Small-subunit ribosomal RNA from an uncultured bacterium, 1403 nucleotides, folded computationally.
RNA sequence: UUAGAGUUUGAUCCUGGCUCAGGAUGAACGCUAGCGACAGGCUUAACACAUGCAAGUCGAGGGGCAGCGGGGAGUGAGGCUUGCCUUACUCUGCCGGCGACCGGCGCACGGGUGAGUAACACGUAUGCAACCUACCCUUUACAGCGGGAUAACCGGAAGAAAUUUCGCCUAAUACCGCAUAUACUCCUUGGGAGGCAUCUUCCGAGGGGGAAAGAAUUUCGGUGAAGGAUGGGCAUGCGUCGCAUUAGUUAGUUGGCGGUGUAACGGACCACCAAGACGACGAUGCGUAGGGGUUCUGAGAGGAAGGUCCCCCACACUGGUACUGAGACACGGACCAGACUCCUACGGGAGGCAGCAGUGAGGAAUAUUGGUCAAUGGCCGAGAGGCUGAACCAGCCAAGUCGCGUGAGGGAAGAAUGUCCUAUGGAUUGUAAACCUCUUUUGUCAGGGAGCAAAGUCACCCACGUGUGGGUGUUGGAGAGUACCUGAAGAAAAAGCAUCGGCUAACUCCGUGCCAGCAGCCGCGGUAAUACGGAGGAUGCGAGCGUUAUCCGGAUUUAUUGGGUUUAAAGGGUGCGUAGGCGGGUUAUCAAGUCAGCGGUAAAAUCGUGGAGCUCAACUCCAUCCAGCCGUUGAAACUGAUGAUCUUGAGUGGGCGAGAAGUAUGCGGAAUGCGUGGUGUAGCGGUGAAAUGCAUAGAUAUCACGCAGAACUCCGAUUGCGAAGGCAGCAUACCGGCGCCCGACUGACGCUGAGGCUCGAAAGUGUGGGGAGCAAACAGGAUUAGAUACCCUGGUAGUCCACACCGUAAACGAUGAUUACUAGGUGUGGGGGGUCUGACCCCUUCCGUGCCGGAGUUAACACAAUAAGUAAUCCACCUGGGGAGUACGGCCGCAAGGUUGAAACUCAAAGGAAUUGACGGGGGCCCGCACAAGCAGUGGAGUAUGUGGUUUAAUUCGAAGCAACGCGAAGAACCUUACCAGGUCUUGACAUCGUGCGCAUAGCUCAGAGAUGAGUGAAGCCCUUCGGGGCGCAUAGACAGGUGGUGCAUGGUUGUCGUCAGCUCGUGUCGUGAGAUGCUCAGUUAAGUCUGGCAACGAGCGCAACCCUCGUGAUGUGUUACCAAUAUCGAGUUAGGGACUCACAUCAGACUGCCGGUGAGAAACCGGAGGAAGGCGGGGAUGACGUCAAAUCAUCAUGCCCCUUAUGGCCUGGGCUACACACGUACUACAAUGGCGGCGACAGAGGGCAGCGAGCCUGCGAAGGCAAGCGAAUCCCCAAAAAGCCGUCCCAGUUCGGAUUGGAGUCUGCAACCCGACUCCAUGAAGUUGGAAUCGCUAGUAAUCGCGGAUCAGCAUGCCGCGGUGAAUACGUUCUCGGGCCUUGCACACACCGCCCGUCAAG
Repeated sequence: UUAGAGUUUGAUCCUGGCUCAGGAUGAACGCUAGCGACAGGCUUAACACAUGCAAGUCGAGGGGCAGCGGGGAGUGAGGCUUGCCUUACUCUGCCGGCGACCGGCGCACGGGUGAGUAACACGUAUGCAACCUACCCUUUACAGCGGGAUAACCGGAAGAAAUUUCGCCUAAUACCGCAUAUACUCCUUGGGAGGCAUCUUCCGAGGGGGAAAGAAUUUCGGUGAAGGAUGGGCAUGCGUCGCAUUAGUUAGUUGGCGGUGUAACGGACCACCAAGACGACGAUGCGUAGGGGUUCUGAGAGGAAGGUCCCCCACACUGGUACUGAGACACGGACCAGACUCCUACGGGAGGCAGCAGUGAGGAAUAUUGGUCAAUGGCCGAGAGGCUGAACCAGCCAAGUCGCGUGAGGGAAGAAUGUCCUAUGGAUUGUAAACCUCUUUUGUCAGGGAGCAAAGUCACCCACGUGUGGGUGUUGGAGAGUACCUGAAGAAAAAGCAUCGGCUAACUCCGUGCCAGCAGCCGCGGUAAUACGGAGGAUGCGAGCGUUAUCCGGAUUUAUUGGGUUUAAAGGGUGCGUAGGCGGGUUAUCAAGUCAGCGGUAAAAUCGUGGAGCUCAACUCCAUCCAGCCGUUGAAACUGAUGAUCUUGAGUGGGCGAGAAGUAUGCGGAAUGCGUGGUGUAGCGGUGAAAUGCAUAGAUAUCACGCAGAACUCCGAUUGCGAAGGCAGCAUACCGGCGCCCGACUGACGCUGAGGCUCGAAAGUGUGGGGAGCAAACAGGAUUAGAUACCCUGGUAGUCCACACCGUAAACGAUGAUUACUAGGUGUGGGGGGUCUGACCCCUUCCGUGCCGGAGUUAACACAAUAAGUAAUCCACCUGGGGAGUACGGCCGCAAGGUUGAAACUCAAAGGAAUUGACGGGGGCCCGCACAAGCAGUGGAGUAUGUGGUUUAAUUCGAAGCAACGCGAAGAACCUUACCAGGUCUUGACAUCGUGCGCAUAGCUCAGAGAUGAGUGAAGCCCUUCGGGGCGCAUAGACAGGUGGUGCAUGGUUGUCGUCAGCUCGUGUCGUGAGAUGCUCAGUUAAGUCUGGCAACGAGCGCAACCCUCGUGAUGUGUUACCAAUAUCGAGUUAGGGACUCACAUCAGACUGCCGGUGAGAAACCGGAGGAAGGCGGGGAUGACGUCAAAUCAUCAUGCCCCUUAUGGCCUGGGCUACACACGUACUACAAUGGCGGCGACAGAGGGCAGCGAGCCUGCGAAGGCAAGCGAAUCCCCAAAAAGCCGUCCCAGUUCGGAUUGGAGUCUGCAACCCGACUCCAUGAAGUUGGAAUCGCUAGUAAUCGCGGAUCAGCAUGCCGCGGUGAAUACGUUCUCGGGCCUUGCACACACCGCCCGUCAAG
């Protein structure tokens, strides 16, 4: 000392990218802004620069005297005190000094910039026996005698200027000569010592060469030599960016000998000689870049950066060159060339801000043409001093870091305003404010007021003594009247920015309505947006806050620390092998690696730690600490090196063995095709079906003979061999590899293997052969919407051989090679050993080749001694998807092409494995009137009814595959009614509340279509606790009202899958997890019904049962029901009865209970007995979790939106009933199983008082008149019909069928014109059994026959019920539809009406 999150999916795990939270900055931009301290400020154009300043100094080196001051002299003028004053001019270097000049020192420092430079440039460590060093320090020696010039000045000349030139004079610490010099240096030479190869050094001898300057007054300077210090020069080891789509580079190149040159070494340069030198450990080339101390980040390892400060380097308009000098190839020096700018009299000249300010330009962007030499430092000078844009200060800028402030305490009526809500009220803003008390930092005003100052100068004094030391005084501050201190008044003058969907702290309202907009990622916005805009509130930070850009982090996402490669990206197609990397046992030595001690270095600053000073902090100061490199001394386990030795790795040898290993040659039969001949006749062939094709010129078929090419049936197998590709008839020859056994030989000879070389399926290419079959291309025929395909008939390259290319494949075990180790079981191929046999079997061992499986591994699937386990070595490869294995370049190739191999741009994913569903023209099992088998229909006709469409003033609205369409509607003439036209009302037809009045209101008349309006008007409201209330009228506003919108905001209700057998949970177990198990499996059932088994055991909602009803019986009760016996002529009529029927209750009964068989000794099934009923006895009610944004805002309720003299209310009339047409559902038919007439039998269930209505009378009839009974087991509706019996019709548009139309009526109702039903008479349409297609039904069912009810004044072919008569068929589950379970595939999950590819078109 190590933090994660969002995003791929319906969900999961993994891989993997993208994004965020952190820190940082020489920053910029937006909004905002009180103060201070410290630090910082052209990152772009090394672009161009106006102006000023940035390097001078010394008169104690010199000649001089232009200018200034002083002195002296002279002349003139003025004044007067008459020898003095003033003034002007001239002369005078006499003095202070001094422009320019000669000379000395400095100008090579300081300051700026980062263009160049990939280099000994920098860093670090060494070396120079190969070097220099002015000024400074120490030591030592010395300075003798001479000489000739020259600038200034003066005079002349040229030029516009810059400047140049000629002549004369002159000085020096300028220059020169001679002398001297042992130590300096060169040559020759003797001896000694040392080292590192050339060499170095010491002691001698001889010869040659080489110095100097004075000034001032006792100091400073000069010269030689030696040493030191400082600063440099050179050389070397190591380290120091990217690209190999840069692989070869190099002629002074590499080395040698001898020279030249230099301070010095050196091909630095030159002559000659040799042919080397560098490079895969990356030369050369290209691109980029000043390097380091350090800075940022990071846990670290690393990554990124090199601004300010320090060190080094390089540069100074661009390029080059040297001069001077100790030092330069010189920022404010010179020369040449170039570009640019300026001056010019056009002949010529001048310049270089990457010094400090400043200007323009560029740019998102970076400051004053400030003060001072007071301090620190530099140059000159003996010094005073001068110079110094170095430096110190000030100014501007929130551009950074740190610090301070904008107040503190109290204060609840929790004020008002604002905002929100569940809204008479509450919450929040919020102790916030007001108000009270207190404080005064900063700011303002007033006063005081530093440190930075030490030295030095000057004056005086003292000591020693002529210069040092000491003392006293004096002078000396840009910043600055600043810091700081004191006082005064006064809460006074001082808060913003961003955010609030998740990540991520912080939520509501309004507006908007896929618009406007937001967005870092995921994503928000299509009328209820916590995501846009505003507001209120909240959160975060705070004189700042956000945004943008860039770097590190998170990212273990380049993985040394610390990743991977079967399927996610990733093992080279294969072997041989070079370099390289790695390497068995024992032993000895060395000490390169390694480890330890000590020493040197590691500049300062920075960082860390400890302390100190500014009021604190930032900041500053002091102390201390390091990796690395170098040296030295040790250690010897490991690696390494060298030597010796060993046999187990590897190899050799001997014996045995298996094999489709390879190459070449020869041979073989079957099949196919072709040829010839024979037999033979009409087709063959081909397909799902056909056609093209072949065939009477004789095919196909068949027989015989012949020819050709290719391939090798059976054996044959998770068999064998090979490095891989690959290898299959038989034989022979040559040849490679492998296994086992023996243990004789060598003695680590090994493993891997970048480059390199070899081999390398198919297709393809070249040349030459060959060509039977097959067959790209091509042609034809089919299929099809089309069919450049699949199918068919043909058919060329090719397939085959030889030689030569190509060099790729899903070249796959999608799994590199080698070695070792790590449970088992079971096959099989080859070899050995053992036991043993007639043969086998069996045990064991080595090498191959398969399967299952444990540990372990893995994201999972899976792998598992043939590892994907555990380890080791080496090689290859990967780093999101697309673009793209593409482009460009290189290499290879005859070509095709191969190999190497990017980027722009674009997306937030792409992907792996597994899970649950859904789906499949996948599989298995099963069910259902699902099909099949049947019966009767629909689709054709007429009518009824609903819908669409059309029409209309309106034809109100809704329902839309199944699951809308005789549906909402169990009944539209008015009403209903929601629609339309017209007429009308506005607190309203209806609800609550205020005030006032009271005649509550009926009836009547008039106007009007009515609503309504006007008038008349009898009677004289009800309750009361006497307060009032009810009711009515008038009036005001709060409000009413809406069948207006949204069923995609909702509740409730309903449909559908489906009465299908499913849907889930708890605990446990398995799985990292989603999930699984249970619920799967074997049986069985109508059923997840039951049984058995089982890591499951149980439970819930469903199933079944419980409920209702029908079928049998018993018991109880017995009227209005019933009537056997008794009575009665007759009628259940009465008496009577309680038996029967029936009714209403309560029970019983059926449970696979019993028997037999099958089955597993189960569940259950089959058959039987008994029984009214038998295996769920028939029917009903009952509808799991869920699906369809299914239906309904027009039943009702309801959020939000909308209308408010109208989208509300009332009224009359009209419409919902329209009608070229289309569809659905029904009714009636088409007839003889029938129609018509006559006779005439048998139900059930319901309904009835504004009702059902017997009976009698009238009418052909619908009905009418009179009227009993019954609020109903009593009376009425009520007649059942079909069936049956008799008669008739005789197959026809009819004695079928009844539409339509005419006439006449009945009934209901205010009213039947639009627009009711019924009756009678007349009329008598279509229709002769219905195309494609399609519905219902499995038994008291279908079919057929009538009856009742609801709604309702009236209106039924509809709907809901009731009974009568009463069938046919089911082999079976292949197919259609729907469903259930299991399984499989999947790139689907809005779930196949999915997903998705290509082309075209538009934008």